[in-house]
RNA sequence: CAUGUCGUUUUCUAGGGUUCCGCGGCGUCUCAACGUCGGCUGGUCCAAGGGAAAACACACAGCAAAUAUGCUGUGGUCACGGAGGGAGAAAAGCCCGGGAGUC
Numbered sequence: 001c002a003u004g005u006c007g008u009u010u011u012c013u014a015g016g017g018u019u020c021c022g023c024g025g026c027g028u029c030u031c032a033a034c035g036u037c038g039g040c041u042g043g044u045c046c047a048a049g050g051g052a053a054a055a056c057a058c059a060c061a062g063c064a065a066a067u068a069u070g071c072u073g074u075g076g077u078c079a080c081g082g083a084g085g086g087a088g089a090a091a092a093g094c095c096c097g098g099g100a101g102u103c
Base pairs, nucleotide, nucleotide: 007056008055009054010053011052012051015046016045020043021042022040023038024037025036026035027034028033058075059074060073061072062071063070064069078098080101084096085095086094
């Protein structure tokens, strides 16, 4: 200096916090209800470039077709990584970011 199908979406997971629900403490209080505090095993919620699966897309090959296109098969390797900042309630392997940097 250069290279990359480093693709998109959905559903999840590791992980993450505390809006809402639940739970627990305290206060008013007979209970209920309300207020307040606590992330607290949890439901909702957020969630991976370097985690998973599926669908679609893409590449290549074959077959069919005048073309457009369709069908079938195969394929996707590697990936050390801050500080700081951003966001709905908040935080994070989220986003800046396969960035800076290092090898």